[in-house]
Context: one part of a larger RNA
RNA sequence: UUGGGCGUAAAGCGUCUGUAAGUGGCUUUUUAAUUCCACCGUCAAAUCUCAGGGCUCAACCCUGGACAGGCGGUGGAAACUACCAAGAUGGAGUACGGUAGAGGCAGAGGGAAUUUCUGGUGGAAAAGUGAAAUGCGUAGAGAUCGGAAAGAACACCAACGGCGAAAGCACUCUGCUGGGCUGACACUGACACUGAGAGACGAAAUCUAGAGGAGCGAAUGAGAUUAGAUACCCCAGUAGUCCUAGACGUAAAUGAUAUAUACUAGGCGCUGUGUGUAUCGACCCGUGCAGUGUUGUAGCUAACGCGUUAAGUGUCCCGCCUGGGGAGUAUAUUCGCAAGAAUAAAACUC
Numbered sequence: 001u002u003g004g005g006c007g008u009a010a011a012g013c014g015u016c017u018g019u020a021a022g023u024g025g026c027u028u029u030u031u032a033a034u035u036c037c038a039c040c041g042u043c044a045a046a047u048c049u050c051a052g053g054g055c056u057c058a059a060c061c062c063u064g065g066a067c068a069g070g071c072g073g074u075g076g077a078a079a080c081u082a083c084c085a086a087g088a089u090g091g092a093g094u095a096c097g098g099u100a101g102a103g104g105c106a107g108a109g110g111g112a113a114u115u116u117c118u119g120g121u122g123g124a125a126a127a128g129u130g131a132a133a134u135g136c137g138u139a140g141a142g143a144u145c146g147g148a149a150a151g152a153a154c155a156c157c158a159a160c161g162g163c164g165a166a167a168g169c170a171c172u173c174u175g176c177u178g179g180g181c182u183g184a185c186a187c188u189g190a191c192a193c194u195g196a197g198a199g200a201c202g203a204a205a206u207c208u209a210g211a212g213g214a215g216c217g218a219a220u221g222a223g224a225u226u227a228g229a230u231a232c233c234c235c236a237g238u239a240g241u242c243c244u245a246g247a248c249g250u251a252a253a254u255g256a257u258a259u260a261u262a263c264u265a266g267g268c269g270c271u272g273u274g275u276g277u278a279u280c281g282a283c284c285c286g287u288g289c290a291g292u293g294u295u296g297u298a299g300c301u302a303a304c305g306c307g308u309u310a311a312g313u314g315u316c317c318c319g320c321c322u323g324g325g326g327a328g329u330a331u332a333u334u335c336g337c338a339a340g341a342a343u344a345a346a347a348c349u350c
Base pairs, nucleotide, nucleotide: 003322004321005320006319007304008303012318014201015200016199017198021194022193023192026087027086028085031082033081035077036076037075038074039073040072041071042070043069049065050064051063052062053061054060091191092188093187094186096183097182098181099180103177104176105175106174107173108172109171110154114150115149116148117147118146119145120144121143162169163168206247207246208245209244210243215241216240220236221235223233260315261314262313263312266295267294268293269292270291271290272289273288274287275286276285299306300305323350324349325348332343333342334341335340
């Protein structure tokens, strides 16, 4: 390499867009590159094989024949792939009518809580713990009642719910904006799928510059505990957490399950939207499509389990794996301000 694999044993890129490339639905026609058939030429001899013969047999040797296959040529076939031409509408898309949604961006507004400041009342504790202490308080704390400010997060509704490619998204309103689903069937007429490179997005932490800083809180300081305690507990508390503009590009980025498409029992829910029956109307009772759950048949699986949202049965294309350690390391290259990221070995050893 072939092969065999990738939920949990090694293995699905974090996710999407898309170039080259690979693959590609239906009907009719053309050509004959591909494919198939026949014939001719050629593929040295030896070898292999078949028949016969020669060494007393055999090995060995001699004579003759042949299969299969390759290449070239000629003639033919036209089902498949491909090509040419034409057509259709089921895949795909556009337009139209509806519709659900924490999808995104920006602006404005809101209340509860917390902390701080300020004023009143009041007068000794309060806080904290397993127990305490540090810390706070007669310079009036804590408590309670007014006023003001700040920052961050949005209780209930809330769901096994919804939306988004993923990361993710939730107080309310407004503006701009992306995608989906559904219904009729008007239009285009295969325009499709995947996608090496490439590009875009990408939690948290971290970095740069500037704003901000209520609460929480790495580091750090103090108090305890302890043999010790660089911890768990407690009192403080910086970076950070938040915002703006950039960088980084990683996660158990998980469904540990790539994408697309077709087929293959049901039962019970939920969400969105049609429709039948019924009704004054709604409910009820059925049914279609799209999504999201649960249980389960066949089948699959080493088992666990999966099971129309497949890990079943097929097809296309991409990525990845090939004993453990060394090692996701060294070196080199690219990227990055840095931290580091990506690509990625070998010796040796079991």
Molecule: small-subunit ribosomal RNA, central domain
Organism: Blitum bonus-henricus